[in-house]
RNA sequence: GCGGAAGUAGUUAAGUGGUAGAAUACGACCUUGCCAAGGUUGUGACCCGGGUUCGAUUCCCGGUUUCCGCA
Numbered sequence: 001g002c003g004g005a006a007g008u009a010g011u012u013a014a015g016u017g018g019u020a021g022a023a024u025a026c027g028a029c030c031u032u033g034c035c036a037a038g039g040u041u042g043u044g045a046c047c048c049g050g051g052u053u054c055g056a057u058u059c060c061c062g063g064u065u066u067c068c069g070c071a
Base pairs, nucleotide, nucleotide: 001070002069003068004067005066006065007064010024011023012022018054026042027041028040029039030038047063048062049061050060051059
C1' cells in the first nucleotide's frame, strides 16, 4: 500500500428498518446473628460525520480505531 472482519452500558455480548434485551459490575431494599450466597428493584449504551426513508443500531457513502490476511 491492497483486501477482509469488528466497534452497542464500567466489562462481555444479542439485536437483518418501527419502544435497544441479557449477563456481570454498581446503588437501594428483603432474607441471614455476621459475611458469602440468593431474591426484588433501580441507574447506565448503539465509534464519528453525511445520505436514503414517515422512521436507521440495522441500508448507502466517507472518516476513525482495533484485529486478521496479502504484498